Predicted 3D model of a 105-nucleotide RNA (Glycine riboswitch aptamer) from a Sphingomonadales bacterium. The sequence was found by an Rfam model in a public genome assembly. Its mean pLDDT, the model's own confidence on a scale to 100, is 78. The model forms 85% of the base pairs in the Rfam consensus.
[in-house]
RNA sequence: CGCUGCGGGAGAGUGCCGCGGAUGAGGCCCUGCGAAGGACCGGCAUCCGGGGCCGCCGAAGGAGCAACCGCCCCCGGAAUCUCUCAGGCCAACGGACCGCAGCGG
Numbered sequence: 001c002g003c004u005g006c007g008g009g010a011g012a013g014u015g016c017c018g019c020g021g022a023u024g025a026g027g028c029c030c031u032g033c034g035a036a037g038g039a040c041c042g043g044c045a046u047c048c049g050g051g052g053c054c055g056c057c058g059a060a061g062g063a064g065c066a067a068c069c070g071c072c073c074c075c076g077g078a079a080u081c082u083c084u085c086a087g088g089c090c091a092a093c094g095g096a097c098c099g100c101a102g103c104g105g
Stems, first nucleotide, its partner, number of pairs: 001104008013054001015053003019049006026041002029038003055089003061085001062083003068077003
């Protein structure tokens, strides 16, 4: 310095709109003794998928500058700073970094 295992580990909308699907009901009509079945309606509730719009977060990764370091320059390296491309904004997953144990260079 790297890897593995265990433990800890923050931040920010469970935002709005509409589309598709599944499930569950509601209304109405028909068949039927009944149980039940079929069609239509409003698109009601819950969940899932992906699309658009705006706001926000930074601690995977990435990028930029700098104190500083490598011999003065050139050049190079360089953060928990900055940017937010990526990622993220219920939980889960992830998560820089820290602790313990072990292994390798």